[in-house]
RNA sequence: GGGUCAGUAGCUCAGUCGGUUAGAGCGGGGGACUCAUAAUCCCUAGGUCCGGGGUUCGAGUCCCUGCUGACCUA
Numbered sequence: 001g002g003g004u005c006a007g008u009a010g011c012u013c014a015g016u017c018g019g020u021u022a023g024a025g026c027g028g029g030g031g032a033c034u035c036a037u038a039a040u041c042c043c044u045a046g047g048u049c050c051g052g053g054g055u056u057c058g059a060g061u062c063c064c065u066g067c068u069g070a071c072c073u074a
Stems, first nucleotide, its partner, number of pairs: 001073007010026004019057001028044005050066005
């Protein structure tokens, strides 16, 4: 230099063929239980989905471009 894949909550990830509520586990906060802690159970906060542009009635999802990371190749 060329190519492939990935980027969604603090962390690890799901999100199907574009359709409305953007989710799970862990972690955080509060509570229950206990003499107390852990475990367990209940409740709860937290994201405008890497940046920009485009298509569309509608984009996390499709297209273009940039950035970052991993891998393959020269």
Annotation:
The RNA shown here (transfer RNA) has 74 nucleotides and comes from an uncultured Planctomycetota bacterium. It matches the Rfam family "tRNA". By type it is a transfer RNA. It was read from a public genome assembly.